[in-house]
The RNA shown here (c-di-AMP riboswitch aptamer (ydaO/yuaA leader)) has 151 nucleotides and comes from a Solirubrobacterales bacterium. The prediction has a mean pLDDT of 76. NCBI's taxonomy places the organism under Bacteria, Bacillati, Actinomycetota, Thermoleophilia, Solirubrobacterales. It matches the Rfam family "c-di-AMP riboswitch aptamer (ydaO/yuaA leader)". Rfam's curators write: This family represents a conserved RNA structure found upstream of the ydaO and yuaA genes in Bacillus subtilis and related genes in other bacteria. The sequence was found by an Rfam model in a public genome assembly.
RNA sequence: UCGCCGUUCGUGCCGAGUCCCGCCUCCUCCGGGGGGUGGGAACGGGGGACCCAAUGCGGCCGUCAGGUCGCGGGGGCGAAUCGCCACAACUGUGGCGUAGCGCAUUGCGCGAGCCCGACAGCUAACCCCGUAGGCGCCCAGCAACAUCGAA
Numbered sequence: 001u002c003g004c005c006g007u008u009c010g011u012g013c014c015g016a017g018u019c020c021c022g023c024c025u026c027c028u029c030c031g032g033g034g035g036g037u038g039g040g041a042a043c044g045g046g047g048g049a050c051c052c053a054a055u056g057c058g059g060c061c062g063u064c065a066g067g068u069c070g071c072g073g074g075g076g077c078g079a080a081u082c083g084c085c086a087c088a089a090c091u092g093u094g095g096c097g098u099a100g101c102g103c104a105u106u107g108c109g110c111g112a113g114c115c116c117g118a119c120a121g122c123u124a125a126c127c128c129c130g131u132a133g134g135c136g137c138c139c140a141g142c143a144a145c146a147u148c149g150a151a
Stems, first nucleotide, its partner, number of pairs: 010137005018041010042131006052121001056071006073119001074116004082097006100110004
């Protein structure tokens, strides 16, 4: 001097994931800080009327209306949906795009994952739930100086 790992302080980003108060408890440089518990505010999400919307596909019967049998589940959080190709052959893996999303925006990156459990359209009143987790702190261009080596 450079690289890597870890810790502390500070700072910034994704995200609803923040703030305040009481009580108990631990630490303390006596300023305050940590943990537990209860409450409030704020933010975020779900359920839930009238009205409105919606009520699948195929076979058979029937003039129509309709009847009958079989098949297919559906939904939530989130930007994270959808298409094509290759491999695989329950699933899925990889690639190229893409609705959409984020940032430090002539550009770069993401385009995941999880949950409910036969059940939920919208939805006033009303009811219920969450306040986590994850990541970055350098990069690029130009000029000058110094040092090292060679001639």